[in-house]
Context: one part of a larger RNA
RNA sequence: CGUUGGAGAUUUGAGGGGUUCAUUCCUUAGUACGAGAGGACCGGGAAUGACGCACCUCUGGUGUUCCGGUUGUCGCGUCAGCGGCAGCGCCGGGUAGCUAUGUGCGGAAGGGAUAAGCGCUGAAAGCAUCUAAGCGCCAAGCUCCUCCCAAGAUGAGAUCUCCCUUUCCCCGCAAGGGGACUGAAGAGUCCAGGUAGACGACCUGGUUGAUAGGCCGGAUGUGUAAGCGCAGCGAUGCGUUGAGCUAACCGGUACUAAUUACUCGUGUGG
Repeated sequence: CGUUGGAGAUUUGAGGGGUUCAUUCCUUAGUACGAGAGGACCGGGAAUGACGCACCUCUGGUGUUCCGGUUGUCGCGUCAGCGGCAGCGCCGGGUAGCUAUGUGCGGAAGGGAUAAGCGCUGAAAGCAUCUAAGCGCCAAGCUCCUCCCAAGAUGAGAUCUCCCUUUCCCCGCAAGGGGACUGAAGAGUCCAGGUAGACGACCUGGUUGAUAGGCCGGAUGUGUAAGCGCAGCGAUGCGUUGAGCUAACCGGUACUAAUUACUCGUGUGG
């Protein structure tokens, strides 16, 4: 820009893309077959590998925004308690998120038309012949089924809902041009944000509000804070105490910030 008024939702599916894998074991059955050695078709069941998609409950990884231990040094006047720097100083753990080596699921079944192949009926050619007319069976392959995208599918589809029902003048053959009033539904700007993201976009929210922060409660992690008391010459230990602290998590709560507003979009439509 188009889709023949505008708008918000929900869709159909022309078409396109993805997938399409394999093995082992048990059973049937030591059966059929075979002198024996050996050893099935068909059918049923259970697992596994690689690959793919998704996810983070579990097992782990990471987790320089959480907790603890500890060395050297500097600082807060000193003690105590803390803080800075040293690759996060080093070390032990670890929430969310992200992850695989972790977890779940998938390639199942089926329909149609076929290939090679196997047939029925059957002439040409009194026979024979799967083929010439006609009719079947049959593959990991083809097509549908399954999953994803999808109406710029210009052949521009469908459904539901919402919105707009003033007026004047001029020029012109017409297309069109100009003024007044009106400005809807809805969209955007702007703002608070996001498990969305390079930016756009997408999604949530904007006081008729839980969008972010704060606060409250919880969970989780760390592992018994500081202060004080007691014991010990002391290092230290014990008690108060599973204490104190606790990010991104969960639930709640208008305390703070999403203010006010503006722009686009029109007037019934080949």
The part of an RNA shown here (large-subunit ribosomal RNA, domain VI) has 270 nucleotides and comes from a soil metagenome. RNAcentral holds the full RNA, with entries from MGnify.